A computed fold for a 103-nucleotide RNA from a Gammaproteobacteria bacterium, annotated as Guanidine-I riboswitch aptamer. Rfam family: Guanidine-I riboswitch aptamer. A reference for the family is Reiss et al. (2017), "Structural Basis for Ligand Binding to the Guanidine-I Riboswitch", Structure. Its family is annotated with regulation of gene expression in the Gene Ontology.
RNA sequence: GCAAAGUGCAUCUAGGGUUCCGGUUCGAUUAUCGAAUGCUGGUCCGAGAGAUGCCGUCCGGAAAUCUACUCCGGAUACACGGCGGGACAAAAGCCCGGGAGGC
Numbered sequence: 001g002c003a004a005a006g007u008g009c010a011u012c013u014a015g016g017g018u019u020c021c022g023g024u025u026c027g028a029u030u031a032u033c034g035a036a037u038g039c040u041g042g043u044c045c046g047a048g049a050g051a052u053g054c055c056g057u058c059c060g061g062a063a064a065u066c067u068a069c070u071c072c073g074g075a076u077a078c079a080c081g082g083c084g085g086g087a088c089a090a091a092a093g094c095c096c097g098g099g100a101g102g103c
Stems, first nucleotide, its partner, number of pairs: 006055001008054005015045002020042002022039001023037006056076007078098001080101001084096003
């Protein structure tokens, strides 16, 4: 100096708040309605540096001989990280961001 390396998807969890449900409190015209309140919860959001699975990619093997397709096995590493801002109802380990910075 050049080239290459997964910005993958789904489920779940750490975590998060309060649109809906429920709870609690208060009020009223009390089969109910309204207001306030994140409050053990359900719905909801949710990790680059958390887990699992699937897909993709690479390597080896088998079959095949069309060099595609299919199957089996392996690999898919490492990773300290603000302040501030943004979205959705709102907040967050979400996004800005494997950023700024540090070693």
Annotation: The organism belongs to Gammaproteobacteria, within Bacteria. The sequence was found by an Rfam model in a public genome assembly.